[in-house]
RNA sequence: GCGCCUGUAGCUCAGCCCGGACAGAGCAACGGCCUCCGGAGCCGUGUGUCAGAGGUUCAAAUCCUCUCAGGCGCG
Numbered sequence: 001g002c003g004c005c006u007g008u009a010g011c012u013c014a015g016c017c018c019g020g021a022c023a024g025a026g027c028a029a030c031g032g033c034c035u036c037c038g039g040a041g042c043c044g045u046g047u048g049u050c051a052g053a054g055g056u057u058c059a060a061a062u063c064c065u066c067u068c069a070g071g072c073g074c075g
Stems, first nucleotide, its partner, number of pairs: 001074007010027004020058001029045005051067005
């Protein structure tokens, strides 16, 4: 330099192929119940510019382009 993959909540990830209205799960965290206290258990709370920018569209996490970061391969 070229090709491919990955980037979504504090962490691990789903959703992307085939656009559809409020973006989800588990764990963690926080609050409450319980308890002498704590843990466990039960109830409740999403805290997010979907890596960034631009484009297409009535509508974009999802499609297109460029850029950034990480990984793998080729030279």

This is a predicted structure of a 75-nucleotide RNA (transfer RNA) from Methylomirabilales bacterium (SeqCode). The coordinates come from a structure-prediction model, not an experiment, and the mean pLDDT is 80. It matches the Rfam family "tRNA". About the family: Transfer RNA (tRNA) molecules are approximately 80 nucleotides in length. It is annotated as a transfer RNA.